[in-house]
């Protein structure tokens, strides 16, 4: 260089055929509890970055970048 594949809360991780982001841990608030632990109840991500398309993109197209594979 050329080619393929991933990039989604602090960590795992879903998201088919675009239509406003599920789960487990962990962490925060309460409740219980003498304490703490277990349990409970709520909370907590705009999706690697910039642009496009679209009424609407995490989902489609483009360019970069990171990471893995392959080939030379």
């Nucleotide at each position: 260089u050329g080619g393929g594949g991933c990039g989604u809360c602090g960590c795992c991780a879903a998201g088919c055929u675009g239509g406003c982001a599920a789960g487990g841990c962990a962490c925060g608030a309460g409740g219980c509890u003498u304490u703490g632990g277990a349990c409970c109840u709520c909370g907590c991500a705009u999706c690697g970055c910039a642009g496009g398309u679209u009424c609407g993109a995490g989902u489609c197209c483009u360019g970069c970048c990171g990471c893995c594979c392959c080939a030379g």
This is a predicted structure of a 72-nucleotide RNA (transfer RNA) from a Pseudomonadota bacterium. It matches the Rfam family "tRNA". The family's RNA type in Rfam is transfer RNA. The source organism's lineage runs through Bacteria, Pseudomonadati and Pseudomonadota.